[in-house]
RNA sequence: GGAAAUAUAGCUCAAUGGUAGAGCGCCUCCCUGUUAAGGAGAUGGUUAUAGGUUCGAAUCCUAUUGUUUCCUCCA
Numbered sequence: 001g002g003a004a005a006u007a008u009a010g011c012u013c014a015a016u017g018g019u020a021g022a023g024c025g026c027c028u029c030c031c032u033g034u035u036a037a038g039g040a041g042a043u044g045g046u047u048a049u050a051g052g053u054u055c056g057a058a059u060c061c062u063a064u065u066g067u068u069u070c071c072u073c074c075a
Stems, first nucleotide, its partner, number of pairs: 001071007010024004018055001025043001027041004048064005
């Protein structure tokens, strides 16, 4: 320099055009000999950024940014 993939809750990941969710974690309560295990509740989102398409976008398109992988060049 070229190509591809990827970006969603604190973490790991779903949601393939129609109300943004789960597990774990954090917090509160219950239970228990016990701070563990178990049960209940609650908390948590600028879906990377900016545009476009659409009645409607996390989802489709474009650009930018970050990350990862591969190829090429130099050393």

Model confidence (mean pLDDT): 81 of 100. Predicted 3D model of a 75-nucleotide RNA (transfer RNA) from uncultured Crocinitomix sp. Its Rfam family is "tRNA". By type it is a transfer RNA.